[in-house]
The part of an RNA shown here (large-subunit ribosomal RNA, domain IV) has 316 nucleotides and comes from a Thermoplasmata archaeon.
The sequence was found in a public genome assembly.
Rfam family: Archaeal large subunit ribosomal RNA. Its Rfam clan is "LSU clan".

Context: one part of a larger RNA
RNA sequence: UGGGUGCGAGGGAACUCGGCCAAAUGGCCCCGUAUCUUAGGUAGAAGGGGUGCCUAUUCCGUGAGGGAAUAGGUCGCAGUGGCAAGGGGACCCCGACUGUUUACCAAAAACAUAGACCGCUGCUAGUCGGAAACGAUGUGUAUAGCGAUUGAAACCUGCCCAGUGUCGGUACCUGAAAGCCUCGUUCAAGGGGAAGAAGGGCCGAUAAACGGCGGGGGUAACUAUGACCCUCUUAAGGUAGCGUAAUACCUAGCCGCUUAAUUGGCGGCUUGCAUGAAGGUUCAACGAGAGUCCCACUGUCCCCGCACUCAGCCCC
Numbered sequence: 001u002g003g004g005u006g007c008g009a010g011g012g013a014a015c016u017c018g019g020c021c022a023a024a025u026g027g028c029c030c031c032g033u034a035u036c037u038u039a040g041g042u043a044g045a046a047g048g049g050g051u052g053c054c055u056a057u058u059c060c061g062u063g064a065g066g067g068a069a070u071a072g073g074u075c076g077c078a079g080u081g082g083c084a085a086g087g088g089g090a091c092c093c094c095g096a097c098u099g100u101u102u103a104c105c106a107a108a109a110a111c112a113u114a115g116a117c118c119g120c121u122g123c124u125a126g127u128c129g130g131a132a133a134c135g136a137u138g139u140g141u142a143u144a145g146c147g148a149u150u151g152a153a154a155c156c157u158g159c160c161c162a163g164u165g166u167c168g169g170u171a172c173c174u175g176a177a178a179g180c181c182u183c184g185u186u187c188a189a190g191g192g193g194a195a196g197a198a199g200g201g202c203c204g205a206u207a208a209a210c211g212g213c214g215g216g217g218g219u220a221a222c223u224a225u226g227a228c229c230c231u232c233u234u235a236a237g238g239u240a241g242c243g244u245a246a247u248a249c250c251u252a253g254c255c256g257c258u259u260a261a262u263u264g265g266c267g268g269c270u271u272g273c274a275u276g277a278a279g280g281u282u283c284a285a286c287g288a289g290a291g292u293c294c295c296a297c298u299g300u301c302c303c304c305g306c307a308c309u310c311a312g313c314c315c316c
Base pairs, nucleotide, nucleotide: 001311002310003309004308005307006306007305008304010302011301014300019297027051028050029049030048031047036041038152052074053073054072055071056070057069058068059067060066075079087295088294089293090292091291093289094287095286099111100110115150116149118147119146120145121144126137127136128135129134154281155280156279158213159212160211163210164209165206166205167204168203169202172201173200174199180193181192182191183190214232215231216230217229218228241275242272253269254268255267256266257265258264
């Protein structure tokens, strides 16, 4: 000087990005237990009390070197006397949950999931592998299999088929090679024509298909606002919800609560730069998930000190 361990007056997060770390809690028995809720839970909620040994008695048990109760006594600072062994509460975001993952820097809000919904498929099917034979799904058969999206439950899921895609229809138009007809002095090269598949044109359906979901002006007897009106324009002009958001540039928006003080957190407002319905909203339970606050607790800190031990270094 450093590592490990233990202790610490007073304060108690003032430390720090952040209570990271450490401390505190801890077993068992008894009492007691809010809010919310999908009525299962939340819950070991929270919060209290007890705990050793000795003696006596009683009860339960077939019995146990089993359990329980009552009374009295007794020792210590301390009786789950060592080890072992939950810190707790409140709000909020995300994901419903248990689960899975970057073997070796990421465990998560990512993936999966039950559930929802769409497409293909009637079995010599559809999908996948293979040049084929053949094989898998499956010795299954639409309550099945394959493929896509979403992601429990609850409340709901608005408008647009103009574009792109998919599906269907089609009197008609277009539409290759081969074949057919014809011209080519005879053959050939070659020329012309009719018919005509798929596809396209044309018509229609389809958004839990890919996707999309406006602008300007005026108007109410204070002002402000604009239920209302006019106009341009679109395929249709964003509905219910939610909203300064894991989405808001301005922004540290404004108001309230929290603090002595808050670019934080929560609640409300909301003109939303650039929210919004397979997704939106909400949500009990759950989470080594993100943020915030409170209690307890502490050497994280004020501010460092001491002890034991190990190592290094220095001296002999």